A computed fold for an 80-nucleotide RNA from a Desulfobacteraceae bacterium, annotated as c-di-GMP-I-GGC riboswitch aptamer. The sequence was found by an Rfam model in a public genome assembly. Its mean pLDDT, the model's own confidence on a scale to 100, is 79. Lineage of the source: Bacteria > Pseudomonadati > Thermodesulfobacteriota > Desulfobacterales > Desulfobacteraceae.
RNA sequence: AGGGAAAAAGCCAAACCUGUCGUGAGGCAGGGACGGAAAGCCAUGGAUCUUGAUCUGACAAGAUAGCCAGGUUGCCUCGG
Numbered sequence: 001a002g003g004g005a006a007a008a009a010g011c012c013a014a015a016c017c018u019g020u021c022g023u024g025a026g027g028c029a030g031g032g033a034c035g036g037a038a039a040g041c042c043a044u045g046g047a048u049c050u051u052g053a054u055c056u057g058a059c060a061a062g063a064u065a066g067c068c069a070g071g072u073u074g075c076c077u078c079g080g
Stems, first nucleotide, its partner, number of pairs: 002078003011036002016031006034066001040072003044069003047064006
């Protein structure tokens, strides 16, 4: 180079509860762990969802990076 999530060092934290922001999808903080090998970061393509408008197919503005690809950076371990 390449492989892996078995072990181990650390890391993140679903549902749910509380507070708070948002019309909303949802965000943030605390508690909490279902899970994760990029569950770090980026809305570029697809997908889903929200709001508006429209009237059934497009449009605009958003949300999801823990839906799938892609880009980019990186820990551990196996191995050479």